[in-house]
RNA sequence: UCAGAAAGCCGGAUGGCUGCUGUGCCGCAAGGCAUAGAGGAAAGUCCGGGCUUCACGGAAACACGGUGCCGGCUAACGGCCGGGCGGCGCAAGCCGACGGACAGUGCAACAGAAAACAAACCGCCGAUGGCCUCGCAAGAGGAUCAGGUAAGGGCGAAACGGUGGGGUAAGAGCCCACCGCGGACCUGGCAACAGGGACGGCACGGCAAACCCCACCGGAAGCAAGACCAAAUAGGGGCCACAUAUGGGAUGUUUCCAACCCGUGGCCCGGGUAGGUUGCUUGAGGUGGCCGGCAACGGCCAUCCCAGAGGAAUAGUCAUCCCCCGUUUCGGCGGGGACAGAACCCGGCUUACAGGCUCUCUGGCGUU
Repeated sequence: UCAGAAAGCCGGAUGGCUGCUGUGCCGCAAGGCAUAGAGGAAAGUCCGGGCUUCACGGAAACACGGUGCCGGCUAACGGCCGGGCGGCGCAAGCCGACGGACAGUGCAACAGAAAACAAACCGCCGAUGGCCUCGCAAGAGGAUCAGGUAAGGGCGAAACGGUGGGGUAAGAGCCCACCGCGGACCUGGCAACAGGGACGGCACGGCAAACCCCACCGGAAGCAAGACCAAAUAGGGGCCACAUAUGGGAUGUUUCCAACCCGUGGCCCGGGUAGGUUGCUUGAGGUGGCCGGCAACGGCCAUCCCAGAGGAAUAGUCAUCCCCCGUUUCGGCGGGGACAGAACCCGGCUUACAGGCUCUCUGGCGUU
């Protein structure tokens, strides 16, 4: 200097004026003064918890849903850290639903002869049996009918271990060496797993993000949860006063008869709508230091209080500066400021994000 990798951070700055919401103080009040006022994702609502109400005697099983290499961290997790294995990259590093396919059931389009106790389309062979030619015979040669063959070609995502040698009629784990694979054993490791020497001639192909099996976890709904105060209305209860039938109501209408029901006013309780209060922000909290740990994280000490609205405040404008784009007669001029916006609170994940900064690492080139 170029190209790349990893971790973390900022997210326009300062001031004036006019407003909005919360809190404190002053004021009888109107209002005044002071102070605080969005985020790294406040987002998606995908996981995990706190809190609340409902359900539930306890335990287990079944069903359903979720998670899935090992160890650790955590309140918990599908999160994080460390490690193993596999894949990608020269490397720094990145990515991975990464338990089980000898418990069972099932699936494999198209192509291809054949797709799972394999299969002869081309090819190769034709030792053996038969055929043809030569030969007295032994036998030799030829063609390939039966047949043998999974080494070669071809199809496919996948063709029933790979490479090399021997062997054979041609071939084949048929035999051998190495590699792979398998079940034991030994060594290292808490473990996942790794390494090793012998044995086995290969048996046991793939798919569980198909059913399934195994292990572990899980009651439901959510702050519009829930709690409290309480005008009004309906219905309910109590007390008092009046009335107690010759009265009133109702059975479609009118009349009569029959049977049925009971009222009016006041006060109180209770009810719970509008409205108000609460839940509401001090919390697995922030910052700094020390200690333990590779780390995630934990412990101790000090210090700080940091939005709480309720159709919903957190804004508007001016000036100077900063950054970006366009233009330029190099003086300026014009335009713009990423994604986005709390709503009970935390821990994560995922997604969006103009521009910029810090630190570490890898590879290439150049100079000394």